A computed fold for a 135-nucleotide RNA from an Anaerolineae bacterium, annotated as FMN riboswitch aptamer (RFN element). Its Rfam family is "FMN riboswitch aptamer (RFN element)". Rfam's curators write: The RFN element is a highly conserved domain that is found frequently in the 5'-untranslated regions of prokaryotic mRNAs that encode for flavin mononucleotide (FMN) biosynthesis and transport proteins.
RNA sequence: AUUUACCUUCGGGGCAGGGUGAAAGUCCCGAUCGGUGGUAUUAUGCCCUUGCGGUAUACAGCCCACGAGUGCUUUGCACAUGAUUCGGUUAAAUGCCGAAGCCGACGGUUAUAGUCCGGAUAGAAGAAGGUUUUA
Numbered sequence: 001a002u003u004u005a006c007c008u009u010c011g012g013g014g015c016a017g018g019g020u021g022a023a024a025g026u027c028c029c030g031a032u033c034g035g036u037g038g039u040a041u042u043a044u045g046c047c048c049u050u051g052c053g054g055u056a057u058a059c060a061g062c063c064c065a066c067g068a069g070u071g072c073u074u075u076g077c078a079c080a081u082g083a084u085u086c087g088g089u090u091a092a093a094u095g096c097c098g099a100a101g102c103c104g105a106c107g108g109u110u111a112u113a114g115u116c117c118g119g120a121u122a123g124a125a126g127a128a129g130g131u132u133u134u135a
Stems, first nucleotide, its partner, number of pairs: 001134001005131006017029003031115002033104002035066004042058006048051001061102002069079004084100005106118003
């Protein structure tokens, strides 16, 4: 180290306050949450040969993918799989700043669920550490 194998640990958050009603954390007003990996032409720092240059770092629920869901002939296959614009900064941003929007599996429920209950003290994308193999 971009290498072989094994082990250990970690690995999801959220309706305050109200309205209507016989009944709603599900409707209405409003509130609130955002798994994992990647991604720079942006920003900041450094360097120089001063350039649309090199290099390091930072940041995405709605950019690209993965996981989670259902079924089966089950270490795989099939099905399903949501959502962003504008302005600013820059030569150039769907990631930064500002603003306004939008999205969210399946089953259950005295009334329709991203947020309640359940599968789930589960599983998983992955992350970190230890030992080991190889170079």

The sequence was found by an Rfam model in a public genome assembly. Of the family's consensus pairs, 100% are formed in the model. The source organism's lineage runs through Bacteria, Bacillati, Chloroflexota and Anaerolineae.